[in-house]
RNA sequence: CCAGCAGGUCGGGCGGUCGCCGGCGGUUUAUCCGUCGGAGGAAAGUCCGGGCCCCACAGGGCAGGGUGCUGGGUAACACCCAGGUCCCGUGAGGGACGGAAAGUGCCACAGAGAACAGACCGCCGGGCCUCUUGAGAUUGCCCGGUAAGGGUGAAACGGUGGGGUAAGAGCCCACCGCUUCCCCUGGUGACAGGGGAAGGCACGGUAAACCCCACCCGGGGCAAGGCCAAAUAGGGAGGCGUUCCCGCCUUUGGCGGGAUAAGGGUGGCCCGCCCGAUGCCUCCGGGUAGGCCGCUGGAGGCGCCGGGUAACCGGCGUCCCAGAUGAAUGACCGCCGCCCCGUAAAGAGCGGGGAACAGAACCCGGCUUACAGACCGGCUGGCUCC
Numbered sequence: 001c002c003a004g005c006a007g008g009u010c011g012g013g014c015g016g017u018c019g020c021c022g023g024c025g026g027u028u029u030a031u032c033c034g035u036c037g038g039a040g041g042a043a044a045g046u047c048c049g050g051g052c053c054c055c056a057c058a059g060g061g062c063a064g065g066g067u068g069c070u071g072g073g074u075a076a077c078a079c080c081c082a083g084g085u086c087c088c089g090u091g092a093g094g095g096a097c098g099g100a101a102a103g104u105g106c107c108a109c110a111g112a113g114a115a116c117a118g119a120c121c122g123c124c125g126g127g128c129c130u131c132u133u134g135a136g137a138u139u140g141c142c143c144g145g146u147a148a149g150g151g152u153g154a155a156a157c158g159g160u161g162g163g164g165u166a167a168g169a170g171c172c173c174a175c176c177g178c179u180u181c182c183c184c185u186g187g188u189g190a191c192a193g194g195g196g197a198a199g200g201c202a203c204g205g206u207a208a209a210c211c212c213c214a215c216c217c218g219g220g221g222c223a224a225g226g227c228c229a230a231a232u233a234g235g236g237a238g239g240c241g242u243u244c245c246c247g248c249c250u251u252u253g254g255c256g257g258g259a260u261a262a263g264g265g266u267g268g269c270c271c272g273c274c275c276g277a278u279g280c281c282u283c284c285g286g287g288u289a290g291g292c293c294g295c296u297g298g299a300g301g302c303g304c305c306g307g308g309u310a311a312c313c314g315g316c317g318u319c320c321c322a323g324a325u326g327a328a329u330g331a332c333c334g335c336c337g338c339c340c341c342g343u344a345a346a347g348a349g350c351g352g353g354g355a356a357c358a359g360a361a362c363c364c365g366g367c368u369u370a371c372a373g374a375c376c377g378g379c380u381g382g383c384u385c386c
Stems, first nucleotide, its partner, number of pairs: 001382005007376004012336007020038007040357001044368002047366005052221004064217005069083005084097005098212002103210002105206003120150002122146007130137002158176006177201001178199009225293004235284006243259007263275004300319008338354006
């Protein structure tokens, strides 16, 4: 210098003007003034895990769901760290992870055959036909043997060599591989290293198919939940009133009209006027609208020290850092910085343009997804120079 691997950080800066939300102070709690604070690394998807709240719950089991190599971290996890085995990569590194020798199911297409398999081609033996005096040979057909060779497939039931055979085959043998079991050593463990015995090899794949094993899991969610509490209607208790006259109808009674009482309206109040036998008034409790709390100080940020390979944990110091509820966090201007284009040989200068994904809503820990651009160290391979 080129090509790569794996991490981390940032996500324009300063100033001005006008607005918006919240806290505090002043003020007449409306209003106004001052001052302070006001989005993110993902606030997103809502996929996991927890805190918190309500309901349920003696204990245990069934059903259902989840997790799945080992050890550790944590409030917990499907997360993180470290390690193990296998696979991929020259390498830095990356990926996968209980059980398929308890049972059941499934395995597309291609292929003869897809699980205690399979004769399509080939190879070998026999028979028939044909040629031939015969031995024998070719082609075709039939019967049988054969898993060495070809072919299909993601996958075809160990590999190499020798013996053996009509041809073949763990059929037999040697070596390699494999399976099961035992012992020793190291490791907390997954596992690793070494030694031995048995077995011709049994055991294809699939568990995000049923299933088996081990462990974990009660349900719902801030529209959780709690408090205050209009109007109207309805519930409960108490108080007051439910009267008089006329007409009609079949009596108790009903209907119509009139007068007035309690009470109501008008009105500052009394009288008055109006409504009025329709009931009216007071209190209590539930509860709707509405309001308040929950609500942001927390498994919190930063720094130092200590423990630990690390994730992480502990101690000390320091800081306070959004809380809306039709839902604020915005708009404009100036200067500087970054990138691109034009002008210039280049630079400077000048002119023009551009700058992502996205936006809290109870709070945290993760995962996943989106993202213009910039920066910081670490590591690997190659080339070149000293």